[in-house]
């Protein structure tokens, strides 16, 4: 060069056509004489870009980026 995979929330990760989601971390509250642990709850995403399919797309399809493997 080419083949393949990956890109969703500060981090790690599900969701594989019908309202974008957990665990962690941050906020506030309860509890503590106070901290830790633990309960409640709360913000925080234009789902890599453009663009095509479609009543509709994070999802299906191209090209692009950017990482990552293998291979000459």
């Nucleotide at each position: 060069g080419c083949a393949c995979g990956a890109u969703u929330a500060g981090c790690u990760c599900a969701g594989g056509g019908g309202u974008a989601g957990a665990g962690c971390a941050u906020c506030g509250c309860c509890u503590u004489c106070a901290c830790a642990c633990g309960g409640c709850g709360g913000g925080g995403g234009u789902c890599g870009u453009u663009g095509g399919u479609u009543c509709a797309a994070a999802u299906c399809c191209a090209a692009c980026a950017u990482c990552g493997u293998g291979u000459a």
Overview
Transfer RNA from Treponema sp., 72 nucleotides, folded computationally. Taxonomically the source falls in Treponema (Bacteria, Spirochaetota, Spirochaetia, Treponematales).